RNA sequence: GGGUAGGUAACUCAAUGGCAGAGUGCUGGACUGUGGCCCCAGCAGCGCGGGUUCGAUUCCCGUCCUGCCCA
Numbered sequence: 001g002g003g004u005a006g007g008u009a010a011c012u013c014a015a016u017g018g019c020a021g022a023g024u025g026c027u028g029g030a031c032u033g034u035g036g037c038c039c040c041a042g043c044a045g046c047g048c049g050g051g052u053u054c055g056a057u058u059c060c061c062g063u064c065c066u067g068c069c070c071a
Base pairs, nucleotide, nucleotide: 001070002069003068004067005066006065007064010024011023012022013021018054025043026042027041028040029039047063048062049061050060051059
C1' cells in the first nucleotide's frame, strides 16, 4: 500500500430502514437479627464527518482506531 472483519451502556454482546435492548455492574427500595441470595425500580450508550430517505445503529461516501490476510 491492497483486501477483509469489527467499533453500540462502566464490561460482555444483541437489534431485517420505523420507540436503541439483554446479562453483568452501580444506586435506591423491599426482604433479613446483620450480610449474602432472590425480588422491584432507577442510572448510562449507536467511533467521527457528510450523503440518501418521511424516517438511518442499519444503506452509500470519506475518515480514525483495533484484529486478520496479501504484498